[in-house]
RNA sequence: AAAGACAAAGCCAAACCCAUCGUAGGGUGGGGACGGAAAACCGCGGGUCCCGCCCCCAUGGGACAGCCGGGUUACCUCUA
Numbered sequence: 001a002a003a004g005a006c007a008a009a010g011c012c013a014a015a016c017c018c019a020u021c022g023u024a025g026g027g028u029g030g031g032g033a034c035g036g037a038a039a040a041c042c043g044c045g046g047g048u049c050c051c052g053c054c055c056c057c058a059u060g061g062g063a064c065a066g067c068c069g070g071g072u073u074a075c076c077u078c079u080a
Stems, first nucleotide, its partner, number of pairs: 001079001003077002011036002016031006034066001040072003044069003047064005
């Protein structure tokens, strides 16, 4: 540096349930595993979703990193 989830040691945790925060999307903790080789981190580009607006003014705020792309970092095994 490349490859590897059909190997090993580990790791993460979808849906759903309970509690809690929030107008909501969704977040947090516990339980739980659909899956993951970066399902670690980053809202930079695209996308989707929520609130506001959609009469005038105004053209905003937020969420999803497990939607795609990109950036940064990294365990183990194997090959060079």

The RNA shown here (c-di-GMP-I-GGC riboswitch aptamer) has 80 nucleotides and comes from a Deltaproteobacteria bacterium.
The model forms 95% of the base pairs in the Rfam consensus.
It was read from a public genome assembly, where an Rfam model found it.
The coordinates come from a structure-prediction model, not an experiment, and the mean pLDDT is 82.
The source organism's lineage runs through Bacteria, Pseudomonadati, Myxococcota and Myxococcia.